[in-house]
RNA sequence: UGGGGUGUCGCCAAGCGGUAAGGCACGGGACUUUGACUCCCGCACUCGUAGGUUCAAAUCCUGCCACCCCAG
Numbered sequence: 001u002g003g004g005g006u007g008u009c010g011c012c013a014a015g016c017g018g019u020a021a022g023g024c025a026c027g028g029g030a031c032u033u034u035g036a037c038u039c040c041c042g043c044a045c046u047c048g049u050a051g052g053u054u055c056a057a058a059u060c061c062u063g064c065c066a067c068c069c070c071a072g
Stems, first nucleotide, its partner, number of pairs: 001071007010024003018055001026042005048064005
């Protein structure tokens, strides 16, 4: 420098045009003498960033950024 891939809650991780699952962690509550376990509830209205397309975008398109792989 060129090509490819990946960026989603604190961490892991679904989602593949119609309004973001789940697990762990965390916060509140129930239970318990206390703690643990178990159970209930809550937790990303800005999905790396900036634009574009669309009635509607995490999802499609473009630039850029970060990381990984390949080639030179």
About this RNA: A computed fold for a 72-nucleotide RNA from a Clostridia bacterium, annotated as transfer RNA. Its mean pLDDT, the model's own confidence on a scale to 100, is 81. Its Rfam family is "tRNA". From the family's description: Transfer RNA (tRNA) molecules are approximately 80 nucleotides in length. The sequence was found in a public genome assembly.